Notes: This is a predicted structure of a 72-nucleotide RNA (transfer RNA) from a Polyangiaceae bacterium. RNAcentral holds the sequence, with entries from ENA. It matches the Rfam family "tRNA". By type it is a transfer RNA. The organism belongs to Polyangiaceae, within Bacteria.
[in-house]
RNA sequence: GGGCGGGUAGCUCAGCGGUAGAGCGUCGGCCUUACAAGCCGGUGGUCCACGGUUCGAAUCCGUGUCCGCCCA
Numbered sequence: 001g002g003g004c005g006g007g008u009a010g011c012u013c014a015g016c017g018g019u020a021g022a023g024c025g026u027c028g029g030c031c032u033u034a035c036a037a038g039c040c041g042g043u044g045g046u047c048c049a050c051g052g053u054u055c056g057a058a059u060c061c062g063u064g065u066c067c068g069c070c071c072a
Stems, first nucleotide, its partner, number of pairs: 001071007010024004018055001025043006048064005
């Protein structure tokens, strides 16, 4: 330098154009003499940035940026 994959909640990851979800975590409650486990409820994101397309974009297109892999 070229190609490919990826950047979404504190963490690991879903999400195929129609107001963004799960598990874990965390907080409160129940249970227990306590704790843990279990159960119930709550909590949480300018979807990497900037443009473009569209009535509408995390999702499609362009450029940039960061991480990983491959080639030179």